[in-house]
Molecule: transfer RNA
Organism: Pseudomonadales bacterium
RNA sequence: CGGGGUGUAGCUCAGCCUGGUAGAGCACUGUCUUCGGGAGGCAGGGGUCGUGAGUUCAAAUCUCGCCAUCCCGA
Numbered sequence: 001c002g003g004g005g006u007g008u009a010g011c012u013c014a015g016c017c018u019g020g021u022a023g024a025g026c027a028c029u030g031u032c033u034u035c036g037g038g039a040g041g042c043a044g045g046g047g048u049c050g051u052g053a054g055u056u057c058a059a060a061u062c063u064c065g066c067c068a069u070c071c072c073g074a
Base pairs, nucleotide, nucleotide: 001073002072003071004070005069006068007067010026011025012024013023020057028044029043030042031041032040050066051065052064053063054062
């Protein structure tokens, strides 16, 4: 310098191809149960989807730039 992958909740990931307004598990908080803990039940909080812009009635999703990280090539 060229090509490709990845980036979504505290963590691990799904959703993207086919646009319709964000989910799961674990973790966390409260509560029930227990002498207490653990396990289990119920309820709840938490992310403007790496960043900026564009297209659209509408963008995590499509397009472009940039950033971070990993791989391959030179």